[in-house]
RNA sequence: GGGCUCAUAGUAUAACGGUAACACGCAUCCAUGGCAUGGAUGAGUUCGGGGUUCGAUUCCCCGUGAGUCCA
Repeated sequence: GGGCUCAUAGUAUAACGGUAACACGCAUCCAUGGCAUGGAUGAGUUCGGGGUUCGAUUCCCCGUGAGUCCA
């Protein structure tokens, strides 16, 4: 320098173009004399910009970052 893959909650990951989800973690409450543990409820998320579309996490383009292959 070129090709490919990826970027989603604090962490690891899902998600046919149609209300963003599961687990762990966090907060509140209940159970216990207390801890551990269990139960109930809740907060918190799509890398940045543009395009297509009635509607974009999803499709397209540019940028940024990470991984991988070639030179």
Molecule: transfer RNA
Organism: Candidatus Nomurabacteria bacterium